A computed fold for a 109-nucleotide RNA from Hymenobacter sp., annotated as SAM riboswitch aptamer (S box leader).
């Protein structure tokens, strides 16, 4: 780094350090942020992919991973509805499926 497979509407924060931007990447949007964000450490915690024990338990210990906001929303595709309109078409909005990107995990090269 590539590919498979699975999951992403739950859940879980304090202290220290640092100092200006952060929320993956383009774009729009909404939002975190000097009442110190993002990040680094330390300590809790959450979860329950993977290994191992096991009293087969919502259990142990270990390897990850997580600890605002749906993966923050949207953005490709389709189907419905609604607004508009004599009517059709794009174009708007609402939802609902699927996809792509992206994420973590495990196998595998």
């Nucleotide at each position: 780094c590539u590919g498979c497979u699975a999951u992403c509407c739950a859940g879980a924060a304090a202290g220290a350090c640092c100092g200006a931007g952060g929320g993956a990447c383009c774009a729009g949007g909404c939002c975190c942020g000097a009442u110190g964000a993002c990040g680094u450490c330390u300590u809790g915690g959450c979860a329950a992919c993977c290994u191992a024990c096991c009293a087969c338990g919502a259990g142990u210990a270990g390897g990850u991973g997580c600890c605002a906001a749906c993966u923050c929303c949207u953005g490709u595709u389709c189907a419905a509805c609604c607004a508009c309109u004599a009517a059709u078409u794009u174009a708007g909005g609402u939802u609902g499926a699927a996809g792509a990107a992206g994420a973590u995990a495990u196998c595998a090269g």